RNA sequence: GGAGUUGGCUGAACGAUCGCCGCCCUGCUUGCAGGGGGGAGGAAAGUCCGGGCUUCAUAGGGCAGAGUGCCAGGUAACGCCUGGGCGGCGCGAGCCGACGGAAAGUGCAACAGAGAGCAGACCGCCGAACGGCACCGUAAGGUGUGCGUGGUAAGGGUGAAACGGUGCGGUAAGAGCGCACCGCGAGUCUGGUAACAGACCGGCACGGCAAACCCCACUCGAAGCAAGACCAAAUAGGUGUCCAUACGUGCGGCCCGCGCGGGACACGGGUAGGUUGCUUGAGCGCAUUGGUGACGAUGCGCCUAGAUGAAUGAUCGUUCUCGACAGAACCCGGCUUAUAGGCCAACUCCCCCU
RNA sequence: GGGCGGUUAGCUCAGCGGGAGAGCAUUGCCUUCACACGGCAAGGGUCACUGGUUCAAUCCCAGUACCGCCCACCA
Numbered sequence: 001g002g003a004g005u006u007g008g009c010u011g012a013a014c015g016a017u018c019g020c021c022g023c024c025c026u027g028c029u030u031g032c033a034g035g036g037g038g039g040a041g042g043a044a045a046g047u048c049c050g051g052g053c054u055u056c057a058u059a060g061g062g063c064a065g066a067g068u069g070c071c072a073g074g075u076a077a078c079g080c081c082u083g084g085g086c087g088g089c090g091c092g093a094g095c096c097g098a099c100g101g102a103a104a105g106u107g108c109a110a111c112a113g114a115g116a117g118c119a120g121a122c123c124g125c126c127g128a129a130c131g132g133c134a135c136c137g138u139a140a141g142g143u144g145u146g147c148g149u150g151g152u153a154a155g156g157g158u159g160a161a162a163c164g165g166u167g168c169g170g171u172a173a174g175a176g177c178g179c180a181c182c183g184c185g186a187g188u189c190u191g192g193u194a195a196c197a198g199a200c201c202g203g204c205a206c207g208g209c210a211a212a213c214c215c216c217a218c219u220c221g222a223a224g225c226a227a228g229a230c231c232a233a234a235u236a237g238g239u240g241u242c243c244a245u246a247c248g249u250g251c252g253g254c255c256c257g258c259g260c261g262g263g264a265c266a267c268g269g270g271u272a273g274g275u276u277g278c279u280u281g282a283g284c285g286c287a288u289u290g291g292u293g294a295c296g297a298u299g300c301g302c303c304u305a306g307a308u309g310a311a312u313g314a315u316c317g318u319u320c321u322c323g324a325c326a327g328a329a330c331c332c333g334g335c336u337u338a339u340a341g342g343c344c345a346a347c348u349c350c351c352c353c354u
Numbered sequence: 355g356g357g358c359g360g361u362u363a364g365c366u367c368a369g370c371g372g373g374a375g376a377g378c379a380u381u382g383c384c385u386u387c388a389c390a391c392g393g394c395a396a397g398g399g400u401c402a403c404u405g406g407u408u409c410a411a412u413c414c415c416a417g418u419a420c421c422g423c424c425c426a427c428c429a
Base pairs, nucleotide, nucleotide: 001350002349003348004347005346006345007344008343009342010341012319013318014317015316016315017314018313020039021038023036024035025034026033027032028031041325045336046335048334049333050332051331052330053224054223055222056221060256061255062254063253065220066219067218068217069216070084071083072082073081074080085099086097087096088095089094100215101214105213106212107209108208122156123155124152125151126150129149130148131147132145133144134143135142136141164182165181166180167179168178169177183204184202185201187200188199189198190197191196228276229275230274231273238267239266240265241264242263243262247261248260249259250258269428270427271426283302284301285300286299287298288297289296290295320323355425356424357423358422359421360420361419364378365377366376367375372409380396381395382394383393384392402418403417404416405415406414
């Protein structure tokens, strides 16, 4: 100098004027005036997970159902994060992984193919065995022949997949039949909290699919701020259907249990006003400290939108690199998706110079 | 704001791991003097899109886009 990897930060700036939504102070004529101060994001998004909060039992038991899925830890909790293991990719820094069980059971595998799961022989290979045939021999018998009984699965062929792979030996031809290496294993020992790894041993059975049912382990009650609480106003306490204490309902797929005693649903009617929930919170910043780390502990400091037709804007001036995705609606922790550009730190590879 | 469902031919829908289908519509032929009806045949598909699981995906899983439905209070 070039090419990258990982983590973090930022995402136009300044000034003036006029507006909009909250808060605080002062004044009085109590709804106005003046002054002060605050006002979108890293994703506010998707609503994909988890939790707080609220109501229904104080959230209870069982079945069913749903979810998660290598191991250990972190956390309020998680499907998140950290560290480790294993597998894959990369020269490397590093990155990626729905990564339990197919030896509990059931099931699936179209077409092709001989055979698709304790399988199978189409083309092949085999004269060691039995028979046939041919030849030789007086005979006993011998030689040949893949024609039959058979043996075999090397090679070819089908398929996504063909019942360990490669090589050597072996054989009639072959075959874990034997051996070496690799693979495999409900075996033993050692190391490790564990996942797992290493060594020894064993034998070639035990193919694939669980984002098929399922099994195992763990987790989960339901609904959601239009939840819920309070005040006020108005109307036809109407009509229909269903249920009847062995019942109905809160309660949600079922049963038990608990509470209540009339209730559920539909149609029709009325009001569409206010207050609260509402923002101080698992909060943010700095320092010290424990831990490899996620994270925790202690101390000090800070207060940072709260609307309800729903505010955060417009105009002018100056500057620059001419500005991406995008707008809070109960609140947090994550994940995922969108995002022009700029900055910082650590690390890797290549080239050059000293 | 919160909850739920859907996307397959021009339209309405079925299909839910191994052939992409039905009805209507379109086109051609037959029938008729002609049209309609009827009969026969044909064409027409990015199964919304992008990844993943699987030998194989419209179907199973995840993400994205678009469309639709429901949810106030009182008696």